Order: sequence, then C1' cells, then structure tokens
RNA sequence: CGCGGGGUAGAGCAGUGGCAGCUCGUCGGGCUCAUAACCCGGAGGUCCCAGGUUCGAAUCCUGGCCCCGCUACCA
Repeated sequence: CGCGGGGUAGAGCAGUGGCAGCUCGUCGGGCUCAUAACCCGGAGGUCCCAGGUUCGAAUCCUGGCCCCGCUACCA
C1' cells in the first nucleotide's frame, strides 16, 4: 500500500428495516450451619462519528476514525 472481518451495558456476544437483548459480572433480597452454589428482583446503552435513503435505521448507502487478520514491500 492492497484485501477481508469487526466497533451494541463493566467483560464476552446476539440482533441485518418495525419494543435494543443474552450470558457473566455488579447492586438489593431470599434460601442455607455457611458460601463464591441455588432462587427472585433492580440498575447499567450518544448501538464509533458525520451525512444520506425511508413512514420508520443498530440494521441499507456515502465519507471519516479506531481495532484485528491476511498479503506485498523495506529493513
């Protein structure tokens, strides 16, 4: 430089036009002799950014930023 994949809650991920979710973690409660196990409930999100299309965009289109992989070149 080129090609491909990716950016969604604290962590890891799903959701590919129509209510933003799952597991773990976290907070509160329960159960228990006790617990990190088990049960119930809660909080937590500018869906990377800016435009566009649409009645409606996390999702489609354009540009930008960042991360990962592969390839090429140089050393």